Predicted 3D model of a 74-nucleotide RNA (transfer RNA) from a Candidatus Dojkabacteria bacterium. It matches the Rfam family "tRNA". Its family is annotated with triplet codon-amino acid adaptor activity in the Gene Ontology. By type it is a transfer RNA. The sequence was found in a public genome assembly. The source organism's lineage runs through Bacteria, Bacteria candidate phyla and Candidatus Dojkabacteria.
RNA sequence: GGGCCUGUAGCUCAGUUGGCUAGAGCACAUCGCUGGCAGUGAUGGGGUCAGGGGUUCAAGUCCCCUCAGGUCCA
Numbered sequence: 001g002g003g004c005c006u007g008u009a010g011c012u013c014a015g016u017u018g019g020c021u022a023g024a025g026c027a028c029a030u031c032g033c034u035g036g037c038a039g040u041g042a043u044g045g046g047g048u049c050a051g052g053g054g055u056u057c058a059a060g061u062c063c064c065c066u067c068a069g070g071u072c073c074a
Stems, first nucleotide, its partner, number of pairs: 001073007010026004019057001028044006050066005
């Protein structure tokens, strides 16, 4: 330098053929149970879907560029 893959909540990930409001588990906060801890139950907060642009009535999803990581080739 070139090819391919990955990037979604603090962490690990799902999200089908583009369609209503972006989700799960763990973690976190509050409350209950307990003398307390641990544990458990309920409720809640938290996201520029890596960044930018484009297509579309509509984009996490399709296209282009850039960035970061992984991998292969040279």